[in-house]
Context: one part of a larger RNA
RNA sequence: AGUGCAUGGGGGAUGCCUUGGUUUCCACUGGCGAGGAAGGACGUGGCAGGCUGCGAAAAGCUUCAGGGAGGUGCCGAGCGACCGGUGAUCUGGAGAUGUCCGAAUGGGGUAACCCGUUAUGUAGAGAUACAUAACACUAUAGCGAAGAGCUAUAGAGCUAACCUGGUGAACUGAACCAUCUAAGUAGCCAGAGGAAGAGAAAACAAUAGUGAUUACCUAAGUAGUGGCGAGCGAAAGGGUAAGAGCCCAAACCAUAUAAGUUUAGGCAUAUAUGGGGUAGUAGGCCACACUAGUUCCUGAAGGGAUAAGAUAUAGGAUAUAUAGUGGAACUAACUGGAAAGUUAGGCCAAAGAGGGUGAAAGCCCCGUACGCGAAAUAUAGAAUAUAUCGAUGUGUGAGCCUGAGUACUGCGAGACACGAGGAAUCUAGCAGGAAGCAGCCAGGACCAUCUGGCAAGGCUAAAUACAAGUGGAAGACCGAUAGAGGACGAGUACCGUGAGGGGAAGGUGAAAAGCAUCGUGAAUAACGAGGUGAAAUAGACCUGAAACCAUGCACUU
Repeated sequence: AGUGCAUGGGGGAUGCCUUGGUUUCCACUGGCGAGGAAGGACGUGGCAGGCUGCGAAAAGCUUCAGGGAGGUGCCGAGCGACCGGUGAUCUGGAGAUGUCCGAAUGGGGUAACCCGUUAUGUAGAGAUACAUAACACUAUAGCGAAGAGCUAUAGAGCUAACCUGGUGAACUGAACCAUCUAAGUAGCCAGAGGAAGAGAAAACAAUAGUGAUUACCUAAGUAGUGGCGAGCGAAAGGGUAAGAGCCCAAACCAUAUAAGUUUAGGCAUAUAUGGGGUAGUAGGCCACACUAGUUCCUGAAGGGAUAAGAUAUAGGAUAUAUAGUGGAACUAACUGGAAAGUUAGGCCAAAGAGGGUGAAAGCCCCGUACGCGAAAUAUAGAAUAUAUCGAUGUGUGAGCCUGAGUACUGCGAGACACGAGGAAUCUAGCAGGAAGCAGCCAGGACCAUCUGGCAAGGCUAAAUACAAGUGGAAGACCGAUAGAGGACGAGUACCGUGAGGGGAAGGUGAAAAGCAUCGUGAAUAACGAGGUGAAAUAGACCUGAAACCAUGCACUU
């Protein structure tokens, strides 16, 4: 020096564990904000570094409920001082306080700072200081002679995805690439709601019929579209979920106002308001005829009330949520440090889900099944009350009305599964520009017939989408290099001018019983005794692999 064996050191793999994560499902909730949010800065404790809570009334104040013996939050003990059956700590409802920054809003500003004006008050001889309140902008409405000014109301900012609209890529695919694709996706902007959007046929269909919209299954990867490449890709129909229908404009009638005209009775115009009216087997208005509910008022025209039902407002039985509460049934012996194990004999079960307890517990503890419960607030909301709406029908009439710079056409675009195509349909731009019910649109060029419908005004629940927040349930999901970046004082430490990047780090034991005391020693180091414990090679820690290091013994050189 090597090899082997043994014993240790070192190291932190492995096993076991789980406070944390992850995915899915269900329910609730779906907003917060000038009454100052979200998010922060700085403070705040007897001793107080961090976290948490709170705000100069500062780990808290008031009140109403719950609860019932210990408390003064956590890391994290200790000392001190206190509180509590006159009910504390704690849990829930409501309220008070709530520094400074932040939409930030009196002005400014390098966020958490600086400086004002007016009014009132306090102190001061005064200069001044302090306290309280008001003082930004925009829109709308009102007052006002006003574009001055004042007043009132609303807005502003934040927020996970879902939704509507505007704007709108490229990588990529086409094995290149240009039409095309990716994709109307990502991104950006605006706006809204608990959903949004859509929606009561100028719809489909096909000689038969359906009857608003939305969503799902299917039809179907079909019909189509497509450098007919890559690709893109319906609809009707069928089956389900859910179901709900309405209101204006106009004709006509009336009232008010304005200005006009007149033969001074009126007439007609405009505007506003009220009545009326809402349809496609056309409907309505008006006129006439016939018919037809009750009742009241009126000279008449005409008007009022009333049912079913609808809407709104009030109401608040009841239910739910936010604290809680009742809740069955087991002992002994044995092994062991410890019994829940084993043995023996019992019991409960609308409860044998789960967790804990010194090993593996239906009957020890928390719970579980099944019941009960709210002073206060919130949500839903029955009875009931009030108000408003809500009522004859038929017929006749070539009288009136029925959404115009609209439909449509041309040009060039976009959307439609459909790339200009034979290209209907829908949308907006530029130019042209109807009919008007004896009318108009559609049925995939166009024409005829036939069929279906009535555009150019508006509203509309449910079925559908999402998941930030709260609660619950689960997993052939992870188990500390995994699972979130984060099981731990983590978006922390640290890095970067900044946008931004971004860790490592879990486990003594059943219980701290966390090693009293003695010895060696300079020693509060360390070691040796000794003690606790089932175990101390469980002592700063479970287990404790390998690399690597050392010691002893054996052998080889």

Predicted 3D model of a 557-nucleotide part of an RNA (large-subunit ribosomal RNA, domain I) from an activated sludge metagenome.
RNAcentral holds the full RNA, with entries from SILVA.
Its mean pLDDT, the model's own confidence on a scale to 100, is 83.
Rfam family: Bacterial large subunit ribosomal RNA. Its family is annotated with structural constituent of ribosome and ribosome in the Gene Ontology.